Small-subunit ribosomal RNA, central domain from an uncultured bacterium, 348 nucleotides, folded computationally.
[in-house]
Context: one part of a larger RNA
RNA sequence: CUGGGUUUAAAGGGUGCGUAGGCGGUUUUAUAAGUCAGUGGUGAAAUCAGCGGGCUCAACCUGUUAACUGCCAUUGAUACUGUGGGACUUGAAUAAGAGAGAGGUAGGCGGAAUGUUGCAUGUAGCGGUGAAAUGCUUAGAUAUGCUACGGAACACCGAUUGCGAAGGCAGCUUACUAUUUCUUAAUUGACGCUGAGGCACGAAAGCGUGGGUAGCGAACAGGAUUAGAUACCCUGGUAGUCCACGCCCUAAACGAUGAUUACUCGACAUUGGCGAUAUUACAGAUCAGUGUCUGAGCGAAAGCGUUAAGUAAUCCACCUGGGGAGUACGCCCGCAAGGGUGAAACUC
Numbered sequence: 001c002u003g004g005g006u007u008u009a010a011a012g013g014g015u016g017c018g019u020a021g022g023c024g025g026u027u028u029u030a031u032a033a034g035u036c037a038g039u040g041g042u043g044a045a046a047u048c049a050g051c052g053g054g055c056u057c058a059a060c061c062u063g064u065u066a067a068c069u070g071c072c073a074u075u076g077a078u079a080c081u082g083u084g085g086g087a088c089u090u091g092a093a094u095a096a097g098a099g100a101g102a103g104g105u106a107g108g109c110g111g112a113a114u115g116u117u118g119c120a121u122g123u124a125g126c127g128g129u130g131a132a133a134u135g136c137u138u139a140g141a142u143a144u145g146c147u148a149c150g151g152a153a154c155a156c157c158g159a160u161u162g163c164g165a166a167g168g169c170a171g172c173u174u175a176c177u178a179u180u181u182c183u184u185a186a187u188u189g190a191c192g193c194u195g196a197g198g199c200a201c202g203a204a205a206g207c208g209u210g211g212g213u214a215g216c217g218a219a220c221a222g223g224a225u226u227a228g229a230u231a232c233c234c235u236g237g238u239a240g241u242c243c244a245c246g247c248c249c250u251a252a253a254c255g256a257u258g259a260u261u262a263c264u265c266g267a268c269a270u271u272g273g274c275g276a277u278a279u280u281a282c283a284g285a286u287c288a289g290u291g292u293c294u295g296a297g298c299g300a301a302a303g304c305g306u307u308a309a310g311u312a313a314u315c316c317a318c319c320u321g322g323g324g325a326g327u328a329c330g331c332c333c334g335c336a337a338g339g340g341u342g343a344a345a346c347u348c
Stems, first nucleotide, its partner, number of pairs: 004319003007302002012316001014201004021194003025088007033081002035077008049065006091191001092188003095184006103177007110154001115149002118146004125136002162169002206247006215241002220236004258315006266293008274284001297304002321348003330341004
């Protein structure tokens, strides 16, 4: 390379947009590049193959034929692919009319709770645990009431709910903004799919500068436990957690399941539309989602099963025994931490 694979055995890129490339709907016409057929030329000899011949046989030598699957030219064929022109509407997009949502960004506002301040009531404990102690408290704590300040998070609703490409998103409200669904079938007329490189986004932790700091809380300190206890438990507590701007770019970034399209039994639940009858909720052979169970089929099995892991097609990514190792070296990126790419010796 071919072949075979990628939910769990090695293997789907964290996610999107998109360049090159690859692939691409129905119909008509032209062309004849690919494709197919005929003819001509060429395709050195040797080698190889078939049939013969010569060394006593064979190896070896040799005659002849075939072959040299290729290239060039030319004459045709036109189904398919390509290319140019015309047409179409079902793919795609747009429009109009209805909706949907914790989608995003920025501002404003709200109540509960924790903590703290001040005042008042009040007196000896509080707190914590398996049990304790450290800790707080007669300089008046804990508890209760009022008051003020500040930060962070939004109980109930809340759900197998919804939205988003993924990461993710939840108090209320305003502004801006993006997405998506349905109906009509009005407009364009293949404008499509995928996507190496590339660009953008990307939880938490971490980094830089400046703020902020209620609660929680790595590190750290103390008290316990224990043979020890650099832990689990308790009392404190710094970074951090929060905000702005700039980096980092990794996760069991998981559905451990790439994207798109077509086809293939059913049942039930649920979200948002549509919709005849009709005004009150049920029927739908309806569209788009979210789930559970199951048939054929698939699968090593577990299981998957119209949201496929079934049947097919296109494009991309990735795998090829375990360890060494996601290491070394080199290169690229980063302030750093480190990230990306990524071996071999050796060993079983």

The full RNA is in RNAcentral, with records from ENA and SILVA.